[in-house]
The RNA shown here (transfer RNA) has 71 nucleotides and comes from a Thermoplasmatota archaeon. Its Rfam family is "tRNA". It is annotated as a transfer RNA.
RNA sequence: GGGGCCGUAGUGUAACGGUAGCACCCGUCGCCUGGGACGACGCAAUCCGGGUUCGACUCCUGGCGGCCCCA
Repeated sequence: GGGGCCGUAGUGUAACGGUAGCACCCGUCGCCUGGGACGACGCAAUCCGGGUUCGACUCCUGGCGGCCCCA
């Protein structure tokens, strides 16, 4: 220098273009002599711009970051 893949709660991971979900963690409550386990409820996220669209995590495009391959 060229090419490919990826970027979503604190962590891991889903989401035919139509309500951003699940698990762990964390908090509150219940249960328990207590801890743990279990149960109920709750908090918390789309890497950053621009475009297409009635509507974008998703499609297009420019960046940024990570990994891999080639040179």

The organism belongs to Thermoplasmatota, within Archaea.